[in-house]
Annotation:
A computed fold for a 90-nucleotide RNA from an Acidimicrobiia bacterium, annotated as SAM riboswitch aptamer (S box leader). NCBI's taxonomy places the organism under Bacteria, Bacillati, Actinomycetota, Acidimicrobiia. It matches the Rfam family "SAM riboswitch aptamer (S box leader)". Gene Ontology term of the family: regulation of gene expression.
RNA sequence: CGCUCAUCCAGAGCGGUGGAGGGACAGGCCCUGGGAAGCCGCGGCAACCGGCCGGUCGCCGGCACGGUGCCAACGCCUGAUCGAUGAGAC
Numbered sequence: 001c002g003c004u005c006a007u008c009c010a011g012a013g014c015g016g017u018g019g020a021g022g023g024a025c026a027g028g029c030c031c032u033g034g035g036a037a038g039c040c041g042c043g044g045c046a047a048c049c050g051g052c053c054g055g056u057c058g059c060c061g062g063c064a065c066g067g068u069g070c071c072a073a074c075g076c077c078u079g080a081u082c083g084a085u086g087a088g089a090c
Base pairs, nucleotide, nucleotide: 003088004087005086006085007084008083013042014041015040016039017038021031022030023029025079026078027077028076043071044070045069048067049066050065051063052062053061054060055059075082
């Protein structure tokens, strides 16, 4: 990189740095010098996997310790043979 499965109308941002882009793609529509992306720090949300606790134990509920993820707008909207994240197999 490709493959399989699950999820994607809930939820959660400040500071520093940086200095013009960003929302995957196309078309729209938006965000942005009243400071975009990226990077760093701290904070938070959620509960996919591990762990721990409980129960009526093929399962369900809870905690949030570890591994990810996420923190404008329904995956922003529509579209597609699309994308993202998690877990797994090779």